[in-house]
Context: one part of a larger RNA
C1' cells in the first nucleotide's frame, strides 16, 4: 500500500455534539486545475526485447532499431468532478397551530406496607426450616388495637404500551425545560451527512467530605448441611444502598447487528396524530413509531427480510490464527481502586 471481512466464527466505537478532513441536490453560463485528444521536448549509457554483425559455435561483444512509468511546453475538446456567475426547490433548517409522552431539573404533598417506641387488652410460645438449631419471649414476646417516629420504594393502572442519542426514565402536584410527531403552508436558500482528534453524557460496584440509616445486606459472627462446607439453608449483622457536592468512566453500556440516504411482494396486530363515511357498535385512508409473520434476494447455517443480515452510494470505527495479554514497558488521566493506549520473546 492492497484484499477480504465485521448478528451468533476475530471484529461496530457505551452514546451524543462537533473541529479538521472527506463527501454532498436541480437548472443555465463563464473557466479550463482535475479529466482527455493531436503535436514538440525530456525520459544518459549498459541492461531486457526485435534485427543484423564480430570472436570455429555460445557465453560475451559491437551497430542500429523499438519500448519506457512519468515530468514538461504548446495547441484543441468541455461531458463528468471543481471553481466561478446566476437561479431553483424535492434535501435541510425556520415561523406560527395541534398533539401524545415514566424525556430532564427543583421544591412540594398523599396513602399501604416493614421497623423501632408508647399504651391497650392477652398468654406461652414464637420465629425458622427439607428436618433442625442459633435467634426472640413469663424483665410478658408472637398474634390483635389505638397512639407516635422515621426511612426508603411507589401495589393496582401496566401493555412485544410510552419517552430519551445512550445510560436510562413509573406515586400526585410545582417551577424552569429539551426534543418528536401530525395537519395545512408563509419563510430561508444546500444551509446537507459523516465525523480522526476535542468537549460533554454515562447503570451498577468503588472513592473523598459532610448528612441519613426503616427494610435489604458484601464483610464478619453463630446455627445448620457435610468426609470437609472458608458455599448454597437459617438467625444476626458492618460497609453499602439513600441525600448534597466532587470523582470514577466500566459492562453481556446488546438489537452482541455504527450514522445517513435511495430503492426493492405483501399481510395481520398496535401507540401518537391527521383525513373520509358513518353516527348504533364501528369500518376505510394516511402518517410517525413498535411487534409478529412472510416473497424476492442475502446467509456457513441458524436466521434477517421496507425498523435488512436485500440492492447501491458517503463517512467514521474495528478485525487479520489460539495461548503468553487486554498483560509487560513508557505514555496520559485517578486521592486510591484502577482506567485508556499497548507490544514481545516463547509456545501450540
Nucleotide at each position: 500500500c492492497u484484499g477480504g471481512g465485521c448478528g451468533u466464527a476475530a471484529a461496530g466505537g457505551g452514546c451524543g455534539u462537533g473541529u479538521a478532513g472527506g463527501c454532498g441536490g436541480a437548472u443555465c453560463g463563464a473557466u479550463a486545475a482535475g479529466c482527455u485528444a493531436g503535436a514538440g521536448g525530456u525520459g544518459a549509457a549498459a541492461g531486457c526485447c526485435c534485427g543484423g554483425g564480430g570472436c570455429u559455435c555460445a557465453a560475451c561483444c559491437c551497430c542500429g532499431g523499438a519500448a519506457u512509468a512519468g515530468c514538461u511546453u504548446u495547441c484543441g475538446a468541455a461531458a463528468c468532478u471543481a471553481c466561478u456567475a446566476a437561479u431553483c426547490u424535492a434535501g435541510a433548517g425556520a415561523g406560527g397551530g395541534u398533539c401524545a409522552g415514566g424525556g430532564g431539573c427543583c421544591g412540594g404533598c398523599a396513602g399501604a406496607a416493614u421497623u423501632c417506641c408508647c399504651g391497650g387488652a392477652g398468654u406461652a410460645g414464637c420465629g425458622g426450616u427439607g428436618a433442625a438449631a442459633u435467634g426472640c419471649g413469663u424483665a410478658g414476646a408472637u398474634a390483635u388495637c389505638g397512639g407516635a417516629a422515621g426511612g426508603a420504594a411507589c401495589a393496582c393502572c401496566a401493555g412485544u404500551g410510552g419517552c430519551g442519542a445512550a445510560g436510562g426514565c413509573g406515586g400526585c402536584u410545582u417551577u424552569c425545560u429539551g426534543g418528536a410527531c401530525c395537519a395545512a403552508u408563509a419563510c430561508u436558500g444546500a444551509c446537507a451527512c459523516u465525523g480522526a482528534g476535542g468537549c460533554g453524557c454515562g447503570a451498577a460496584a468503588g472513592c473523598g467530605u459532610g448528612g441519613g440509616g426503616a427494610g435489604c445486606a458484601a464483610a464478619c459472627a453463630g446455627g445448620a448441611u457435610u468426609a470437609g462446607a472458608u458455599a448454597c439453608c437459617c438467625u444476626g449483622g458492618u460497609a453499602g444502598u439513600c441525600c448534597a457536592c466532587g470523582c470514577c468512566c466500566u459492562a453481556a453500556a446488546c438489537g452482541a447487528u455504527g450514522a445517513g440516504a435511495a430503492c426493492u411482494a405483501g399481510c395481520c396486530g398496535u401507540u401518537g396524530g391527521g383525513g373520509g363515511u358513518a353516527u348504533c357498535a364501528a369500518c376505510c385512508c394516511u402518517u410517525c413509531g413498535u411487534g409478529g409473520c412472510g416473497c424476492a434476494g442475502c446467509u456457513a447455517a441458524c436466521g434477517c427480510g421496507u425498523u435488512a443480515a436485500g440492492u447501491u452510494c458517503u463517512c467514521c470505527g474495528c478485525c487479520u490464527g489460539g495461548g503468553g495479554a487486554g498483560u509487560a514497558c513508557g505514555g496520559c488521566c485517578g486521592c486510591a481502586a484502577g482506567g485508556c493506549u499497548a507490544a514481545a520473546a516463547c509456545u501450540c

Small-subunit ribosomal RNA, central domain from an uncultured prokaryote, 348 nucleotides, folded computationally. The RNAcentral record of the full RNA draws on ENA. Its Rfam family is "Bacterial small subunit ribosomal RNA". Its mean pLDDT, the model's own confidence on a scale to 100, is 88.